[in-house]
Molecule: transfer RNA
Organism: Chloropicon primus
RNA sequence: ACGCUUGUAGUCUAAUGGUGAAGAUAUUUGCCUUCCAAGCAAAGGAUCCGGGUUCGAUUCCCGGCGAGCGUA
Numbered sequence: 001a002c003g004c005u006u007g008u009a010g011u012c013u014a015a016u017g018g019u020g021a022a023g024a025u026a027u028u029u030g031c032c033u034u035c036c037a038a039g040c041a042a043a044g045g046a047u048c049c050g051g052g053u054u055c056g057a058u059u060c061c062c063g064g065c066g067a068g069c070g071u072a
Base pairs, nucleotide, nucleotide: 001071002070003069004068005067006066007065010025011024012023013022018055027043028042029041030040031039048064049063050062051061052060
């Protein structure tokens, strides 16, 4: 330089063109316990950026950026 794959809460993993983006873990609060841990309940937290297609985009397309892999 070119090609391929990929980007979703702090972390890991779902979702799939359809209208409140789900779960686990972590964090905080409460309950329980003599205390801690475990357990139970609750709260907050995310679709990399820009554009396009569409009635509707996390999903499809293009560009940029980042990561990984390959070729030279």